The RNA shown here (transfer RNA) has 73 nucleotides and comes from a Lachnospiraceae bacterium. It matches the Rfam family "tRNA". Its family is annotated with triplet codon-amino acid adaptor activity in the Gene Ontology. By type it is a transfer RNA. From the family's description: Transfer RNA (tRNA) molecules are approximately 80 nucleotides in length. NCBI's taxonomy places the organism under Bacteria, Bacillati, Clostridia, Lachnospirales, Lachnospiraceae. The RNAcentral record of the sequence draws on ENA.
[in-house]
RNA sequence: GAAUCUAUAGCUCAGUCGGUAGAGCAUAUGACUUUUAAUCAUAAGGUCUUGGGUUCGAGUCCCAAUAGAUUCA
Numbered sequence: 001g002a003a004u005c006u007a008u009a010g011c012u013c014a015g016u017c018g019g020u021a022g023a024g025c026a027u028a029u030g031a032c033u034u035u036u037a038a039u040c041a042u043a044a045g046g047u048c049u050u051g052g053g054u055u056c057g058a059g060u061c062c063c064a065a066u067a068g069a070u071u072c073a
Base pairs, nucleotide, nucleotide: 001072002071003070004069005068006067007066010025011024012023013022019056027043028042029041030040031039049065050064051063052062053061
């Protein structure tokens, strides 16, 4: 210098052909229990890395940038 992949909740990860953002763990509350743990129920938690474009509508498509990994030179 070039190419490919990755970036989504506190963490690990889903998200199909573009149509209102999900799971597990963790957290909070409640139930149960003499208490804790375990178990069960409920809730909260997201400018989907950033900036633009296309579209009635973008996590998803297009362009650029940033960060990380790998490969080539």